Formats: sequence, C1' cells, structure tokens
RNA sequence: GCCCAGGUGGUGGAAUGGUAUACACGAUAGAUUCAAAACCUAUUGGCGAAAGCCGUGGAGGUUCGAGUCCUCUCCUGGGCA
Repeated sequence: GCCCAGGUGGUGGAAUGGUAUACACGAUAGAUUCAAAACCUAUUGGCGAAAGCCGUGGAGGUUCGAGUCCUCUCCUGGGCA
C1' cells in the first nucleotide's frame, strides 16, 4: 500500500430500515437473616429542577424513519505484498 472483519450503557454482548441497548454480569436500594452469603423484588446511558434535549468511534448523505444502506475519516484485529 491492497483486501477482510469489527467499534453499541460501568463490562460482555444482541438487535430484519420502525420504542437504541434484548440477555447476562456488575452496581445501588429493599425484602430475607442474629449477621452475612445465596435466592427474590425494584432501579440502573448523558445533560437538566422539570418539561424536554442528546446518545451505537467522528463527519456528511439517502430515507417519512439509519446501530443497520452510501461516502469520507479515525482506531482495533486478521490476511496479502
């Protein structure tokens, strides 16, 4: 240099163009316990007092609608030379 795969909450990771984060882990609170562990219940992206706004590496485009399709770009892994 060329080709391929990937980048999504705190972590792993799913998602056919139609509620962004299913599911698991972790965390916090509660319940239970003499106390803990385990089990169970609830909550758990960011900003904000709220309404609301923003959020899938970054920027732009297509579309009524994009994590998903297109372009450029950054980064990670692999292959070829």
The RNA shown here (transfer RNA) has 81 nucleotides and comes from Candidatus Wolfebacteria bacterium RIFOXYD12_FULL_48_21.
NCBI's taxonomy places the organism under Bacteria, Bacteria candidate phyla, Candidatus Wolfeibacteriota.